Context: one part of a larger RNA
RNA sequence: GCCAGGGAGUUCUUUGUUGUGGUGAGGCUAAAAGGUUUUUAUCCUUGUAGUCGUAGGGAAACCGAUAUGCCCGCAGCGUUGUUGAGGGGCAAGGUCUUAAUAGGGCCUGGAAUCACAGCAUUGAAACCCGAAGCCGGUCGAUCUAUUCCUGAGCAGGAUGAAGUCGCUCUUACGAGCGAUGGAGGUUCGCAGGGUUGUUGUUCUGCAAAACACUCUUUUGACUUGGGAAUAGUGGUGAAAGGCCAAUCAAGGCCGGCGACAGCUGGUUCCACUCGAAAUGACUCUAAGGUCAGCCUGACUGGAGGUUGGUGGCGGGGUAGAGCACUAAUUGGACGUUUAGGGAGGGAAACUUCUCGGCGUACUGUAAAACUCCGAACUCGUCACCGUCGUAGAAGGUUGGAGUGAGGGGCGCGGGGUAAGCUUGUGUCCCGAAAGAGAAACAACUCAGACUAUGGUUAAGGCCCCUAAAUACUGGAUAAGUGUAAGGGAGUCUUUGGCCCAAGACAAUGGGAAGGUGGGCUUAGAAGCAGCCACCCUUUAACGAGUUCGUAACAGAUCACCCAUCGAGGUCAGAGGCACCUAAAAUGGACGGGAAUUAAUCCAGUUGCCGAUACCAUGGAACACCUUUUUUUUUGGUGAUUGUGUAGAGUGGCGACCUGUGUGGGUUGAAGAGGGGGCGUGAGUUCCUUUGGACCUUGCAGGUAUGUGGAUCCUGGU
Numbered sequence: 001g002c003c004a005g006g007g008a009g010u011u012c013u014u015u016g017u018u019g020u021g022g023u024g025a026g027g028c029u030a031a032a033a034g035g036u037u038u039u040u041a042u043c044c045u046u047g048u049a050g051u052c053g054u055a056g057g058g059a060a061a062c063c064g065a066u067a068u069g070c071c072c073g074c075a076g077c078g079u080u081g082u083u084g085a086g087g088g089g090c091a092a093g094g095u096c097u098u099a100a101u102a103g104g105g106c107c108u109g110g111a112a113u114c115a116c117a118g119c120a121u122u123g124a125a126a127c128c129c130g131a132a133g134c135c136g137g138u139c140g141a142u143c144u145a146u147u148c149c150u151g152a153g154c155a156g157g158a159u160g161a162a163g164u165c166g167c168u169c170u171u172a173c174g175a176g177c178g179a180u181g182g183a184g185g186u187u188c189g190c191a192g193g194g195u196u197g198u199u200g201u202u203c204u205g206c207a208a209a210a211c212a213c214u215c216u217u218u219u220g221a222c223u224u225g226g227g228a229a230u231a232g233u234g235g236u237g238a239a240a241g242g243c244c245a246a247u248c249a250a251g252g253c254c255g256g257c258g259a260c261a262g263c264u265g266g267u268u269c270c271a272c273u274c275g276a277a278a279u280g281a282c283u284c285u286a287a288g289g290u291c292a293g294c295c296u297g298a299c300u301g302g303a304g305g306u307u308g309g310u311g312g313c314g315g316g317g318u319a320g321a322g323c324a325c326u327a328a329u330u331g332g333a334c335g336u337u338u339a340g341g342g343a344g345g346g347a348a349a350c351u352u353c354u355c356g357g358c359g360u361a362c363u364g365u366a367a368a369a370c371u372c373c374g375a376a377c378u379c380g381u382c383a384c385c386g387u388c389g390u391a392g393a394a395g396g397u398u399g400g401a402g403u404g405a406g407g408g409g410c411g412c413g414g415g416g417u418a419a420g421c422u423u424g425u426g427u428c429c430c431g432a433a434a435g436a437g438a439a440a441c442a443a444c445u446c447a448g449a450c451u452a453u454g455g456u457u458a459a460g461g462c463c464c465c466u467a468a469a470u471a472c473u474g475g476a477u478a479a480g481u482g483u484a485a486g487g488g489a490g491u492c493u494u495u496g497g498c499c500c501a502a503g504a505c506a507a508u509g510g511g512a513a514g515g516u517g518g519g520c521u522u523a524g525a526a527g528c529a530g531c532c533a534c535c536c537u538u539u540a541a542c543g544a545g546u547u548c549g550u551a552a553c554a555g556a557u558c559a560c561c562c563a564u565c566g567a568g569g570u571c572a573g574a575g576g577c578a579c580c581u582a583a584a585a586u587g588g589a590c591g592g593g594a595a596u597u598a599a600u601c602c603a604g605u606u607g608c609c610g611a612u613a614c615c616a617u618g619g620a621a622c623a624c625c626u627u628u629u630u631u632u633u634u635g636g637u638g639a640u641u642g643u644g645u646a647g648a649g650u651g652g653c654g655a656c657c658u659g660u661g662u663g664g665g666u667u668g669a670a671g672a673g674g675g676g677g678c679g680u681g682a683g684u685u686c687c688u689u690u691g692g693a694c695c696u697u698g699c700a701g702g703u704a705u706g707u708g709g710a711u712c713c714u715g716g717u
Base pairs, nucleotide, nucleotide: 001717002716003715004714005713006712011124012123015120016119017118018117019116020115021114022113023112026052027051028050032046033045034044035043056063057062066091069090070089071088072087076083077081092108093107094106095105096104097103127266128265130263134256135255136254137253138252139251145230146229147228148227149226150225151224152223153222154220156188157187158186159184163180164179165178166177167176168175169174192217193216194215197213198212200211201210232248234244235243236242269652270651271650272649273648274647279292280291281290282289283288293403294402295400296399297398298397299396300395304388305387306386308385309384310383311382312381313380314379315378316377320373321371322370326367328365331362333360334359335358336357338356340355341354342353343352344351345350406430407429408428409427410426411425412424413423414422415421435446436445437444450619451618452617453616454615455614456613460609461608462607463593464592465591469606471605472604473603474602475601476600486580487579490577491576492575493574494573495572496571497570498569499568507564508563509562510561511560513537514536515535518532519531520530543558547556548555621641622638623637624636625635653706655703656702657701658700659699660698661697663695664694671690672689673688674687675686676685677684678683
């Protein structure tokens, strides 16, 4: 893992509510009494204490209410009404507050109670399993930590302290040398103790810490046997939170104990109807709750409701636009006695230039916290239309919830460089939505799935994989483009200006002069360092010179002109499609193959394919109407019923047991293997084989009542 069996909303209690039944201004009943009965169990009747109800208001003292006056009106009704239970409104009343007979609060025209059942709730282990912990009492120092008592152990080498002896030196103290000697938490190294590295071997091991090699210590704060001591908020600790029996940031065992868990996991048959939320407020609150919101069931109610459209009358200050205000801001012009800065002139007063400041009229930009303006749109209200509603809407009362982690797209925002980021808002989706398309793909496109069969379309497609066009017409692209800002003689289309047979543009050939080397400056300045001016003449044309060049000249070239040639040229702008920009790690992604007047892009045309959409037909369900005294049933209507998680409601299937009926069974029960029917389904029924003794079903009642999950439990395999 698999198989079999076990396995989770229970029981009592409190309170509420709904249904059914009994009695009813009362209901129920412990104790007790009476009756029936084998004088036992039970059953019947009565019943006080008690309990709920029959009156409320008030903190209390205390006071203390319509047994219906009036109106409307749903259902109903043997005429249809000046009808009308229930319902609503008015009026009236009790009490509290108060000076108040204002006003206001609560209450008043009799319905409760008991039993059973369903749902929820309170307290209990409370749907089941699950901690780490806390407390109490006990047991442990045969492991290990430290201490005490009493014993035991340490091959062999090396080094050579003090002391001693001898010799030498010395006045002396003493020193040197040679021997001797044998100290040491000395040294090398067995036994013994330890455990550094290989991050070796092993890692269902030889072993719940081992094996191998290597390493460390080995006369000491050494190692070790035996016997004792210290005990759990305690010990012991050369201190690592170490060790205290494979257990230690508080030991083990038993008990309190089914600890508590707002946390994780699990929670068992079917069908039908409806169907959420992930928001607000408060919270030692943020993984949870309470109230509200949103869902559902029942009752009540009795005529209007309304998310749509159009129009009228009002509200609004966004998008856009603008600069009239506020705050910014470009350029020059003019003005300015502007205590402003700088420079110059002047003896000074003062004045000139310049840079700012301020103002004026222009010019250019520009704002979420600017507005002289100002939409679409939206809100309020009224009317009409539409639509829903007596086949019962709106509203009200009440039982039961779940939710209170949300997420994505689009539009408009705030924060952030940005984010599959965060935080708002409106809307549509996913959540809780299947089907078709987008290769695959919760939320993008189409479209909301009762069932069966057939057809038609949507989005999207029609070369092959792959259903349907290698369809048609006209263009574009050459990049296999087919998704940036920016850039460029890519190419197509288009707009405007200018030149052009009196010859344009390009190309080729020729000319490109004189005054003059203009003046100044300068060592020089000759078109070409720089400053000023930029004329005249001759010409077809020729600048007081466009770029190179020289120290300066020279030289080359251009503007400009002529000739050759013979038809468009040139400049600027706009649009379409392409190009560059263009970088990621295994080889590699249009889904793939592949495709170039296309199978790419743009515009158009006609067909076809394509879904659970739409249409048609049959069937089942649901809602409502009708029939029926009610359930059941009969006949209808549904274009305006049909997805569904949490969840609410309704109806069923099956298991075991009990009561009471009905049946089956050795001519073969239950159970089991295989097979055929029926039912939307839980399931049920029949046949056959096996099996060998009990079993089914109607009506009631009662449950330890349904398994695939819980790292579920036990057993098997």